[in-house]
RNA sequence: GAGUCGGGCGGACGGUCGCGUCGGUGGGUUCGCCCACCGCCGAGGAAGGUCCGGGCUCCGAAGGGCAGGAUGGUGGCCAACAGCCACCCGGGGAGACCCGCGGGACAGUGCCACAGAGAACAGACCGCCCCCGCCGCGCGAGCGGUGGGAGCAAGGGUGAAACGGUGGUGUAAGAGACCACCAGCGGCCGGGGUGACCCGGCCGGCUCGGUAAACCCCAUCCGGAGCAAGCCCGAACAGCGUGCGUCAGAGGGCGGCCCGCCCGAGCACGCGGGUAGGGUGCUGGAGGUGGUCGGCAACGGCCACCCGAGAUGGAUGACCGUCACCGCGGUCGCCGGCAACGGCGCCGCGGUACAGAACCCGGCCUACAGCCCGGCUCGU
Numbered sequence: 001g002a003g004u005c006g007g008g009c010g011g012a013c014g015g016u017c018g019c020g021u022c023g024g025u026g027g028g029u030u031c032g033c034c035c036a037c038c039g040c041c042g043a044g045g046a047a048g049g050u051c052c053g054g055g056c057u058c059c060g061a062a063g064g065g066c067a068g069g070a071u072g073g074u075g076g077c078c079a080a081c082a083g084c085c086a087c088c089c090g091g092g093g094a095g096a097c098c099c100g101c102g103g104g105a106c107a108g109u110g111c112c113a114c115a116g117a118g119a120a121c122a123g124a125c126c127g128c129c130c131c132c133g134c135c136g137c138g139c140g141a142g143c144g145g146u147g148g149g150a151g152c153a154a155g156g157g158u159g160a161a162a163c164g165g166u167g168g169u170g171u172a173a174g175a176g177a178c179c180a181c182c183a184g185c186g187g188c189c190g191g192g193g194u195g196a197c198c199c200g201g202c203c204g205g206c207u208c209g210g211u212a213a214a215c216c217c218c219a220u221c222c223g224g225a226g227c228a229a230g231c232c233c234g235a236a237c238a239g240c241g242u243g244c245g246u247c248a249g250a251g252g253g254c255g256g257c258c259c260g261c262c263c264g265a266g267c268a269c270g271c272g273g274g275u276a277g278g279g280u281g282c283u284g285g286a287g288g289u290g291g292u293c294g295g296c297a298a299c300g301g302c303c304a305c306c307c308g309a310g311a312u313g314g315a316u317g318a319c320c321g322u323c324a325c326c327g328c329g330g331u332c333g334c335c336g337g338c339a340a341c342g343g344c345g346c347c348g349c350g351g352u353a354c355a356g357a358a359c360c361c362g363g364c365c366u367a368c369a370g371c372c373c374g375g376c377u378c379g380u
Stems, first nucleotide, its partner, number of pairs: 001378009011323007019042002022039007044354001048365002051363005056226004068222005073087005088102001089100004103217002108215002110211003125156002127152002130149008164182006183207002185204008230280004239271006251263004287306008324352007332345005
């Protein structure tokens, strides 16, 4: 200098104003609460998408099967997963490293466009070779053309893919027809590994296409719905019951009581269900940080410390100042240089993203101005 992998931060401080929960004080109140002031605290690495998994709650459930869905190399981690770690295999890269929707195509069925003669137990367009007839040339051996018959699949051509590759034997020309080596497949054996798998030997001419993000087959797993879950309290109106009362008048109004005046046929209590509404669930949890031990690692054990959102039409923002970082500009200053220019400083302007809790947690995926740190590789 180029590259690759991983981790972290996501402006800081002060002031003024504003918003929300909670606490305190004061005031008001129709007793439900409201207002003012003071104090504490007040989003994230993704709070997001809601794509997986789990906790929690209610409903269901003896057990088994069918249907449906999900997953899919091996071993491990985890509460669980479609997540993570390590390894294997295949592919890419000079390398660090990256990518893989990575079970089965000898259980069966289907599909393989275009091009091409032929696309699955295939095929002969050009071509190669032999035989026969005819024509032409040549003294002749034969050569050229043309028609017919038989053979071949080496060469050309098409295609993503053409029924192994290279060399030889063989042949009229050819061909695993045969041979050697290589590649693949299958079988047997030996060795290594927990395993996926790897290494080695022998045998068989067996050469067998692809596609399962096509149906399908195999193995493993899966009950449903969700905090608008669920639980508690509960007006008004209506219903039911009991009591009192209808002029000997219950009850109501005239600020509390008595008297008085007025209105007056209903009033009071209880019950169950439960609407409006309120409360609860509601935030300390598979939690975080540090150390130590085990493990390659994911992760786990132990010890210490820390934990101050909980809204419900949904609060966490705005402005100013100083500083930080980045970009651009400058007739500015200093340093280096012959110069172009570069570095540092100063001044001015601009920028500081993506996005925002709503029961909680583990992941995945997606968005993100910019900045910082580390491991490794290659080149000089």

Annotation
A computed fold for a 380-nucleotide RNA from uncultured Phycicoccus sp., annotated as Bacterial RNase P class A. Rfam family: Bacterial RNase P class A. About the family: Ribonuclease P (RNase P) is a ubiquitous endoribonuclease, found in archaea, bacteria and eukarya as well as chloroplasts and mitochondria. The RNAcentral record of the sequence draws on MGnify. Lineage of the source: Bacteria > Bacillati > Actinomycetota > Micrococcales > Phycicoccus. Of the family's consensus pairs, 95% are formed in the model. Its mean pLDDT, the model's own confidence on a scale to 100, is 78.